[in-house]
Molecule: RNase P RNA; transfer RNA
Organism: Planctomycetota bacterium
RNA sequence: CGAGAGGCCUGGGCGGCCGCUUCCGGCCGCGUGCCGGGGGAGGAAAGUCCGGGCUCCACGGGUCAGGGUGGUUGCCAACGGCAACCGACCGCGAGGUCAGGGAAAGUGCCACAGAAAACAGACCGCCAACCCCCGCGGCUCGCCGUGGGGCGGCAAGGGUGAAAAGGUGCGGUAAGAGCGCACCGCGGUCCCGGUGACGGGGCCGGCAGGGCAAACCCCACCUGGAGAAAGGCCAAAUAGGGGGGCGUGGCGACGACCCGCGCCGUUCGCUCCCGGGUAGGCCGUUCGAGGUCGGGCGCGAGCUCGAUCCCAGAGAAAUGGUCGCCACCCCCGGCGCCUCGGCGCCGGGGGGACAGAAUCCGGCUUACACGGCCUCUCGCGUC
RNA sequence: GCCCCAGUAGCUCAGUUGGAUAGAGCACCGGUUUCCUAAACUGGAGGUCGCGCGUUCGAGCCGCGCCUGGGGCG
Repeated sequence: CGAGAGGCCUGGGCGGCCGCUUCCGGCCGCGUGCCGGGGGAGGAAAGUCCGGGCUCCACGGGUCAGGGUGGUUGCCAACGGCAACCGACCGCGAGGUCAGGGAAAGUGCCACAGAAAACAGACCGCCAACCCCCGCGGCUCGCCGUGGGGCGGCAAGGGUGAAAAGGUGCGGUAAGAGCGCACCGCGGUCCCGGUGACGGGGCCGGCAGGGCAAACCCCACCUGGAGAAAGGCCAAAUAGGGGGGCGUGGCGACGACCCGCGCCGUUCGCUCCCGGGUAGGCCGUUCGAGGUCGGGCGCGAGCUCGAUCCCAGAGAAAUGGUCGCCACCCCCGGCGCCUCGGCGCCGGGGGGACAGAAUCCGGCUUACACGGCCUCUCGCGUC
Repeated sequence: GCCCCAGUAGCUCAGUUGGAUAGAGCACCGGUUUCCUAAACUGGAGGUCGCGCGUUCGAGCCGCGCCUGGGGCG
C1' cells in the first nucleotide's frame, strides 16, 4: 500500500429571533393570564419476539394433558439473553456458522430413477473350483483333459440415486469378499487429564449395519391466567334500586256522614336519606436490578466497595421553525505543486439519515445519511 | 396501549401424512358459429406461492425473522 476479520464510538456545534410542554416562585385587572427561573426523546424511544418487577383473579396435594427450552460450566431478578470452553462444518489465516439430547424404545416417510430404498437384494458383469447331464479326445477302464448346458459361487467393477452392508493398500482366491493383515474409521472396556461437555492412550472385537425427530414420539428441565384499557381512591347531572316522612287512593271499626285513628300499596305527586355506578378528577407514575467516576476480585459475562448526580413524566400526547457563522461530505470553475494520480488555496452551488417516550426495567430482532477510533490476519514492496 | 388472524394468476378460492409441470371458476387473447353482437364450443397466455434465512436429497406446505392488510378489547 492492497485485500480482509472482529469490536467500539458518534448520530453536528455556537449564537439571534419566534414558538411548545411541565414544575417551582412572584404579581394582579384572578384569566386555566402575565413575568422570572429549572427540566424536556433514542441508539434503536420501533417490532411487541422473549424474560422479569408491579397489580388483580384463581389455587389442598400429587399425576396427566398442553406450551416452551435442548453441548458443558458459569453470569443474571429472570430468560429462548450473555460469557468462557467443548464438538462438527467452512475459511490459507484473523475468524465465522450451528434448534448441537435420543434413530441398538415404538410408529411413520424416503417421489423420480434404479435389479434392489431397509427382514436387504443381483440388472449388466466376474468365475467355472464343487455336484449333475451331453459331445469330442485320451486311458493303466477307479478316471483325466477340453467344449457346452444345468445346478451354482461372488459382490470387486459398471450403471441409478440425496442416500446402496466402512475407506486405502498388500496378501489371498476359480472369481471374489474383513476371508487374513497394516493404517484410518467404528463399537466395547480399562487407565489418565478435566467440575463438565470432552480429549489422550492401552487392550479386546472384523464391524454391529442408511437418512429424517424445524415427522409423531421418548428423555431431561422450566411452566397457573390476565395485563397499566392491570388495579385502587374520590365522585356530578340524568335514569334505575332500597328506605323514611307528608299528601293522595283503597279497605276496616263505631248506626250513617264528616273529621280523626288503624291496616294495606307494582296508584301517583312532593321531599329527604342511603347504596351501586357513569362522566370527570386523583393515585399507580417515575429514585430505578438507575447514571457517572475511581478502587478491588474474575480470562470473561459480571460481582463488590467508595464518592458523586437527580436526568421528560404528558394521558391523544410538548421537545419545533427560521436566519447567520463554523465544521463535515458531494459537484463545478480558476490558480499553484507534482512522484500524473492526487493534494493545497480561492470562489460558487447542493446535502445531512433511521426514526420519535406513553407503567418501568434486562435482552433479542429490524431500520439507519455523513463520519471517527482500536485490535488482529493474509499478500506485495522498501529499509 | 394490549391481543388475535390472514397473505397462492387481474378477482374469488383449492392445494395433507413435504415429491417437481402449482390447479379450478370468473375475467383476458385467438379461432368456430352469426349479417353483427351476446351465449355456446374450442385452443391459448398469465405465478418471485408477500420477502429473506434455515431444516431437508427435495419447501406453497416445516421452523425463525421481517413486510403488508384486516379484526377485537373501555